Context: one part of a larger RNA
RNA sequence: UCCGGCGAGUUGCUUUAUAUGGCGAGGUUAAGGAGCUAAGCUCCGAAUCCGAAGCGAAAGCGAGUGCGAAUAGCGCGUCUAGUCAUAUGGAGCAGACCCGAAAACGGUCGAUCUAUCCAUGGUCAGGUUGAAGCGGAGGUAAAACUCCGUGGAGGACCGAACUGUUGUAUGUUGAAAAAUGCUCAGAUGAACUGUGGAUAGGAGUAAAAGGUUUAUCAAGGCCGUAAAUAGCUGGUACUCCCCGAAAUAGCUUUAGGGCUAGCCUUGUGUAUAUUUUCUUACGGGGGUAGAGCCACUGAUCGGGUUUAGGGGCCCACCAGGCUACCUUACCUAGUCAAACUCCGAAUACCGUAAGAAUGACCACAGGAGUCAGAGCGUGAGGGAUAAGCUUCACGCUCAAAAGGGAAACAGCCCAGACCGUCAGCUAAGGUCCCCAAUUCUAACUUAGUGUAUCAAAGGAAGUGGAACUGCUAAGACAGCCGGGAUGUUGGCUUAGAAGCAGCCAUCAUUUAAAAAGUGCGUAACAGCUUACCGGUCGAGCAGUUCUGCGCCGAUAAUGAACGGGACUCAAGUUAGAAACCGAAGCUACGGGAUCAAGAGAAUCGUUGAUUCUUUUGUUCGGUAGGGGAGCGUUCUGCUAUAGGAUGAAGGGAGACGGAAACGACUCCUGGACGAAGCAGAAGUGAUUAUGCCGGA
Numbered sequence: 001u002c003c004g005g006c007g008a009g010u011u012g013c014u015u016u017a018u019a020u021g022g023c024g025a026g027g028u029u030a031a032g033g034a035g036c037u038a039a040g041c042u043c044c045g046a047a048u049c050c051g052a053a054g055c056g057a058a059a060g061c062g063a064g065u066g067c068g069a070a071u072a073g074c075g076c077g078u079c080u081a082g083u084c085a086u087a088u089g090g091a092g093c094a095g096a097c098c099c100g101a102a103a104a105c106g107g108u109c110g111a112u113c114u115a116u117c118c119a120u121g122g123u124c125a126g127g128u129u130g131a132a133g134c135g136g137a138g139g140u141a142a143a144a145c146u147c148c149g150u151g152g153a154g155g156a157c158c159g160a161a162c163u164g165u166u167g168u169a170u171g172u173u174g175a176a177a178a179a180u181g182c183u184c185a186g187a188u189g190a191a192c193u194g195u196g197g198a199u200a201g202g203a204g205u206a207a208a209a210g211g212u213u214u215a216u217c218a219a220g221g222c223c224g225u226a227a228a229u230a231g232c233u234g235g236u237a238c239u240c241c242c243c244g245a246a247a248u249a250g251c252u253u254u255a256g257g258g259c260u261a262g263c264c265u266u267g268u269g270u271a272u273a274u275u276u277u278c279u280u281a282c283g284g285g286g287g288u289a290g291a292g293c294c295a296c297u298g299a300u301c302g303g304g305u306u307u308a309g310g311g312g313c314c315c316a317c318c319a320g321g322c323u324a325c326c327u328u329a330c331c332u333a334g335u336c337a338a339a340c341u342c343c344g345a346a347u348a349c350c351g352u353a354a355g356a357a358u359g360a361c362c363a364c365a366g367g368a369g370u371c372a373g374a375g376c377g378u379g380a381g382g383g384a385u386a387a388g389c390u391u392c393a394c395g396c397u398c399a400a401a402a403g404g405g406a407a408a409c410a411g412c413c414c415a416g417a418c419c420g421u422c423a424g425c426u427a428a429g430g431u432c433c434c435c436a437a438u439u440c441u442a443a444c445u446u447a448g449u450g451u452a453u454c455a456a457a458g459g460a461a462g463u464g465g466a467a468c469u470g471c472u473a474a475g476a477c478a479g480c481c482g483g484g485a486u487g488u489u490g491g492c493u494u495a496g497a498a499g500c501a502g503c504c505a506u507c508a509u510u511u512a513a514a515a516a517g518u519g520c521g522u523a524a525c526a527g528c529u530u531a532c533c534g535g536u537c538g539a540g541c542a543g544u545u546c547u548g549c550g551c552c553g554a555u556a557a558u559g560a561a562c563g564g565g566a567c568u569c570a571a572g573u574u575a576g577a578a579a580c581c582g583a584a585g586c587u588a589c590g591g592g593a594u595c596a597a598g599a600g601a602a603u604c605g606u607u608g609a610u611u612c613u614u615u616u617g618u619u620c621g622g623u624a625g626g627g628g629a630g631c632g633u634u635c636u637g638c639u640a641u642a643g644g645a646u647g648a649a650g651g652g653a654g655a656c657g658g659a660a661a662c663g664a665c666u667c668c669u670g671g672a673c674g675a676a677g678c679a680g681a682a683g684u685g686a687u688u689a690u691g692c693c694g695g696a
């Protein structure tokens, strides 16, 4: 992991609602007793309980009563319906849908492991060092002291047994639930060890590590309380039909839990209802968007004339003057505001009327679930006008929604799947091939720009369009040929300064034209060149603004952001025309079910209810969840027990029936039981609980 079996809303009592039935101002028995066809049934049994009267704290009064002075007023009542049983939905008390703690408490069993202690035993090859003491010699006044011996001390040294376990490798479903190999420490000591004994669970023992107390220790093991508790996780079993949420508010030792409300469902009622929703029209209040600001509050920039105060300077006897200084006032041009407003929408909201809508609203009663929401668009706060960020508001989708499109892609676009059809039309989106469907008209783009993903500031004789300005056959623009001079080397400066280091001036002449010189150049000149003029040539030239499409700017980690192929008068982009394809949308045809209305029939306990048939219309995505109708399993009762060795149950196979759960029929197997109908009762349905047991 798979297969088979087992495996979770039960039972008792109390209570509430609904349904059905009995009796009904009453209803009902309990214990117990009697009888019988005896797991039961029938009869007896009124004690009890509920109801028929309430109000008040009570005395008490009573269709009223309490408060009250009250005959007022108000509160609670009266103006008939209950009760018993069964079933079902809830609630309460119980283990209360099932499995699951870590723990807590009580009683017991453990020191054969291990810790410490007690008693009594045992063990430590060999080698080394050489303390005290003692003896002798030297030495001294005597000592001290020194030397030589002897001696054999030590938590002394080296190193086996023994004890330990430093490092490392292997081992890691091991040979082993702690080992093996090599290496290493102690090895006469606080040494090691045998046997017997003592101490224990909030207790022992501990040279102290929370160590250890039998592979168990921040409180041992076993049994019990016990099905502890678990606001937590997981699981919770057949089918079909109708409706269908929430992820919000308030409170919460509350935040992943709960309670009430909101939103869902079922029933009853208001109801022979202007209750609701939508559309249109009309009537309302508002202070948002916008706008505005000599209309306030506040902010803000320039100019001006100057108001007031201060500083500085001049002057000081006062008075006064100046000021590119500081603050402030006024005028004027301009700007800004969530907590500014002289103004002021669209929407939204409230109301009225008409129309439309399967009465959708509302009330009461039974049952819920929900309280982690997500993305997108819009308006805002927080953040960095960051986030697949966060917090609100309005809307949509997902959640709980399949289908088509977006290559793939919960939340985007289109569109809401009752079932069937080898029929048709469309939506979004597409129509060269992959891949269903296409042609045409007029332009643009050359960058593979682009073709279903986005780029900036800035830069450029890319190219298309529009507008404008100037020059131009009296010859423009570009090229080529020629000229480009004189006073003069202007003056100054300077070593020099001659058009061309720098400063000042920038005149005049000859001219078709030619600067007191545009740029190279020289030490300074020289030289080259330009402006300017003539000739040649012969038709457009130069510039500005707006705009379409392109270019550069352009950098990320495997090679890679048209889905791929591929595409250039496109299969790109812009504008336009006409077609087509394209979904579970819509239509067509057939079928099923829900609900409403109408018609008909049947039954019954007959003002009605139920069921069936039929017509018309309507609806039929769905998680949590509410409601309804069924299928099957085991057992019991009844029918009459059908049937069964001419073959029951069970098993296998098959092309049958039903909307489903499921049910027939035939054959084979099997070898003795056992359907069906109507009722009843449940140990009543399993792919999932790291479920349990067995098997593979």
Base pairs, nucleotide, nucleotide: 001696002695003694004693005692006691011094012093013092014091015090016089017088018087019086020085021084022083023082026050027049032044033043034042035041036040054061055060064076065075066074067073097235098234100232104225105224106223107222108221109220115199116198117197118196119195120194121193122192123191124189126158127157128156129154133150134149135148136147137146138145162186163185164184167182168181169180170179201217203213204212205211238630239629240628241627242626243625248261249260250259251258252257262370263369264367265366266365267364268363269362275360276357277356278355279354280353281352282351283350284349290343291341292340297337298336299335300334302332303331304330308327309326310325311323312322313321314320373398374397375396376395377394378393379392380391381390382389403414404413405412418591419590420589421588423587424586425585429581430580431579432565433564434563438578439577440576441575442574443573444572450567451566458552459551462549463548464547465546466545467544468543469542470541471540479536480535481534482533483532485509486508487507490504491503492502515530519528520527592620593619595617596616597615598614599613600612601611602610603609604608631685633682634681635680636679637678638677639676643673650669651668652667653666654665656663657662